[in-house]
Molecule: Bacterial RNase P class A
Organism: Deltaproteobacteria bacterium
RNA sequence: GGAGAAGAACAGGCGAUCGCUGCCUGCCGUUGCUGCGGCAACGGUGGGGGGAGGAAAGUCCGGGCUCCGCAGGACAGGAUGGUUCCUAACGGGAACCGGGGGCAACCCUAGGGAAAGUGCCACAGAGAGAAGACCGCCUGUCAUCGCCUUGCGCGAUGGCAGGUAAGGGUGAAAGGGUGAGGUAAGAGCUCACCGGCUUUGGCGGCGACGUCAAAGGCCAGGUAAACCCCAUCCGGAGCAAGACCAAAUAGGGGAACGUUUGAGGAUGGUCCGUCCGAAGUUCCCGGGUUCGGUCGCUUGAGACCGUCGGCAACGGCGGCCCUAGAUGAAUGAUCGCUGCUCGGUGGCGGGUAACUGCCAUCGGGUACAGAACCCGGCUUACGGUCUUCUCCGACC
Numbered sequence: 001g002g003a004g005a006a007g008a009a010c011a012g013g014c015g016a017u018c019g020c021u022g023c024c025u026g027c028c029g030u031u032g033c034u035g036c037g038g039c040a041a042c043g044g045u046g047g048g049g050g051g052a053g054g055a056a057a058g059u060c061c062g063g064g065c066u067c068c069g070c071a072g073g074a075c076a077g078g079a080u081g082g083u084u085c086c087u088a089a090c091g092g093g094a095a096c097c098g099g100g101g102g103c104a105a106c107c108c109u110a111g112g113g114a115a116a117g118u119g120c121c122a123c124a125g126a127g128a129g130a131a132g133a134c135c136g137c138c139u140g141u142c143a144u145c146g147c148c149u150u151g152c153g154c155g156a157u158g159g160c161a162g163g164u165a166a167g168g169g170u171g172a173a174a175g176g177g178u179g180a181g182g183u184a185a186g187a188g189c190u191c192a193c194c195g196g197c198u199u200u201g202g203c204g205g206c207g208a209c210g211u212c213a214a215a216g217g218c219c220a221g222g223u224a225a226a227c228c229c230c231a232u233c234c235g236g237a238g239c240a241a242g243a244c245c246a247a248a249u250a251g252g253g254g255a256a257c258g259u260u261u262g263a264g265g266a267u268g269g270u271c272c273g274u275c276c277g278a279a280g281u282u283c284c285c286g287g288g289u290u291c292g293g294u295c296g297c298u299u300g301a302g303a304c305c306g307u308c309g310g311c312a313a314c315g316g317c318g319g320c321c322c323u324a325g326a327u328g329a330a331u332g333a334u335c336g337c338u339g340c341u342c343g344g345u346g347g348c349g350g351g352u353a354a355c356u357g358c359c360a361u362c363g364g365g366u367a368c369a370g371a372a373c374c375c376g377g378c379u380u381a382c383g384g385u386c387u388u389c390u391c392c393g394a395c396c
Stems, first nucleotide, its partner, number of pairs: 001392008010383001012338007020051002023048011053368001057379002060377005065238004072272004077234005082096005097111001098109004112229002117227002119223003134168002136164012148151001176194006195219002197216008242295004252285006264276003302321001304319006339366012
């Protein structure tokens, strides 16, 4: 100097002018109420204190909170899947183990089971799983030809029968690998070493696992992000939840089932159970109110700082703070100076060199994007800066 990997914080600053809005408060006005002290609503004006994010996005997970008597059981259905820890919880986070990728820093992991069963592995190939003989190799026999030592001797070619899976070929993948012995030719057929698997034991670790040793020829693939099996977990609906106030009206008409032999209903489906239920339940038609108001609505599994424990995620203790609550939806506009950064030009330097610093001036860039009950995660969008680490090159 170049190419990468991991992480952190920021999301410009200051001033001026004009403007918006919640809350607290003073004054003025209007209306209503009044126990005559005032209170409430609306409007105007002055003062004070506040006013979007690290993703507010997606609505993918988990909860707090609210409502539903059954939130009881079973089945179906769904989700998760290494170990230990963190957390209110999670499909999240941290550390580690196994497997895979990368020269490396590091990254990914849908990581239990294939001998419980079913399915799939195109094409090629003989054969793709308890899966095989195309070319080959060997033996026997028959035929033809040749040679000679004239014997069913040797060799070549072909037909038939049998043996074989070491060599070749096909393929992403082909019945562990190398070597030796053995064999008619071969084969874990036997042996040595290596690899995988099983069993037993030692050592290390909380554990997943790692490592070492012994015995056993046990050696018949992959795929479950295919169905499936195993283990663990799972009420539902959601702030448009829900509560209250105000206002208005017609409880009018009809149908079905049922009246204790139980109709119908009870917040995912089915069944069981339980409860409500008899002047009953459900459905249909019709009528009234309606884009009404208040609460929920911001004090939280809260932020910040310090300290202790822990590799870390995170937790304990102490201090200190209150940081938007809108409801057709507020936080904006203009101007000036400036920060950071990239490049050009000029000047002054530093260094042996590779290379590099400062000043002036001109030009460019400064992103993604806006709360709506709240919180913890995940995913996605995006500007420039800083820190640490890996590899390559150049110079001394």